[in-house]
C1' cells in the first nucleotide's frame, strides 16, 4: 500500500439476513426475605447504535468518506 471483519446500556453480546417503537445477561438502585450480610425472588432506571454525509415517508440495518481495533496479502 491492498483486502476482509468488528464498533449497539458501566461490562459481555443480540437485533441487521426481510429498513418499520433497540433487547437479554451481568453490574447499579429499590423492595421482599434475614438478628445482620451474602445468596435467592420481584420491580426499576440506564442507549443521540464510533463520527460525518447520502438514499428513503422512515436507517442500528442500504450506499460513500473518516476514525479506532483485529486478521490476512504484498
Nucleotide at each position: 500500500g491492498c483486502c476482509u471483519g468488528c464498533a449497539u446500556a458501566g461490562c459481555u453480546c443480540a437485533a441487521u439476513u426481510u429498513g418499520g417503537u433497540a433487547g437479554a445477561g451481568u453490574a447499579c438502585c429499590g423492595c421482599u426475605u434475614u438478628c445482620g450480610u451474602a445468596a435467592a425472588g420481584c420491580g426499576g432506571g440506564g442507549g443521540u447504535u464510533g463520527a460525518g454525509g447520502g438514499u428513503u415517508c422512515g436507517a442500528u440495518u442500504c450506499c460513500c468518506u473518516c476514525u479506532g481495533c483485529a486478521g490476512g496479502c504484498u
Notes: This is a predicted structure of a 74-nucleotide RNA (transfer RNA) from a marine sediment metagenome. Its Rfam family is "tRNA". It is annotated as a transfer RNA. The RNAcentral record of the sequence draws on MGnify.